This is a predicted structure of a 385-nucleotide RNA (Bacterial RNase P class A) from Demequina sp.

[in-house]
RNA sequence: UGAGCUGGCCAGGCGGCCGCGUCGCCCCUUGGGGCGCCGAGGAACGUCCGGGCUCCGCAGGGCAGGGUGAUGGCUAACGGCCACCCGGGGUGACUCGCGGGAAAGUGCCACAGAAAGUAAACCGCCUCCCGGCGUCGCAAGGCGCCGGGCGGUAAGGGUGAAAGGGUGAGGUAAGAGCUCACCGCGCGACUGGUGACAGGAGCGGCACGGUAAACCCCACCCGGAGCAAGGCCAGACAGGAUGCGUUUGAGGGCUGCCCGCCCGAGCAUCUGGGUAGGCUGCUGGAGCCCUGGAGCAAUCCAGGGCCUAGAUGGAUGGCCGCCCGGUGCGCAGCGGUAACGCGGCGCACAUCAGACAGAACCCGGCGUAUCGGCCAGCUCAUCCG
Numbered sequence: 001u002g003a004g005c006u007g008g009c010c011a012g013g014c015g016g017c018c019g020c021g022u023c024g025c026c027c028c029u030u031g032g033g034g035c036g037c038c039g040a041g042g043a044a045c046g047u048c049c050g051g052g053c054u055c056c057g058c059a060g061g062g063c064a065g066g067g068u069g070a071u072g073g074c075u076a077a078c079g080g081c082c083a084c085c086c087g088g089g090g091u092g093a094c095u096c097g098c099g100g101g102a103a104a105g106u107g108c109c110a111c112a113g114a115a116a117g118u119a120a121a122c123c124g125c126c127u128c129c130c131g132g133c134g135u136c137g138c139a140a141g142g143c144g145c146c147g148g149g150c151g152g153u154a155a156g157g158g159u160g161a162a163a164g165g166g167u168g169a170g171g172u173a174a175g176a177g178c179u180c181a182c183c184g185c186g187c188g189a190c191u192g193g194u195g196a197c198a199g200g201a202g203c204g205g206c207a208c209g210g211u212a213a214a215c216c217c218c219a220c221c222c223g224g225a226g227c228a229a230g231g232c233c234a235g236a237c238a239g240g241a242u243g244c245g246u247u248u249g250a251g252g253g254c255u256g257c258c259c260g261c262c263c264g265a266g267c268a269u270c271u272g273g274g275u276a277g278g279c280u281g282c283u284g285g286a287g288c289c290c291u292g293g294a295g296c297a298a299u300c301c302a303g304g305g306c307c308u309a310g311a312u313g314g315a316u317g318g319c320c321g322c323c324c325g326g327u328g329c330g331c332a333g334c335g336g337u338a339a340c341g342c343g344g345c346g347c348a349c350a351u352c353a354g355a356c357a358g359a360a361c362c363c364g365g366c367g368u369a370u371c372g373g374c375c376a377g378c379u380c381a382u383c384c385g
Stems, first nucleotide, its partner, number of pairs: 001381010012323007020039002023036006041356001045367002048365005053226004060259004065222005071083004085099001086097004100217002105215002107211003122157002124153003128149009165183006184206001185204003190199003230280004239271006251263004287306008324354001325352001326349006333342003
């Protein structure tokens, strides 16, 4: 210098004019006016996961259902984060993984194929038997070819995503872990590590195909609904019809179901009528910033400082002016031994770019969207001294 990897950060600036919302003060009075402070985000988004908070439930037992899934930590909690292990990718920095169990059982494995799992014989190969033909022979019979049959064979061909270790040698009628060497695989004393796991003396001819985002098994976790939760105030209304039921128990509760328990005189459907206002919850919190300490880190501890949106048809906006950017080319300049760097002017892309998006009870995550740029650490290649 080029190409990358990881982490963090910013999210146009300044000025003028007009405008919006909460709060405080003042003025007129029930709605306005003036002044002042404050007024969106890194994702406020999706609402996927976890928690706080609120209400309901909370005698017990059983069944079902849902979620998570290597190990050790962190945390209020998590499906998150950190570290490490194993496996895949990359020359590398690094990155990706819904990463328990297929020797508990069941199911499935399309098409093709003989066979899809206690293996299997379609072609091929081989022994034996039978028949035919040719040939040799005096004959018995031998040899060769063709056809058929009983068998053997997983070496070779063929099918398939997948066919029950691979290569070589021996062996055999032909073959085969049948035997042997090496590689692979399984078990594994022992050693290291908190652990996942790693190494591994030795043993075993090789058994146990794949699939659990199929049922299932194992371990752990899970009550329901949500700020339209919930509380307070003010205000309005009118009943009617039908059916079931009151100890022969309708209906309801135990918020998935059953058992069981408890409450119990009203309940269900249709029709008709009324209201749809205000206050609260509401923002000071697992809060933000700085410093120091513990820890590889996530994170935790201590000290100091700060207050930072609360709308409810839903505020945080609009217009104008100036400035800010990248790449390429050209011009000269400065620095450096060099590779090269730095800023300046002009032109072009181009009267161009500034995105994604917007609180609604509050937090922690994840995921997704996003113009342009900055910083730090690291890797690979190349060049120079």

It is recorded under the gene name rnpB. Lineage of the source: Bacteria > Bacillati > Actinomycetota > Actinomycetes > Demequina. The sequence is in RNAcentral, with records from ENA.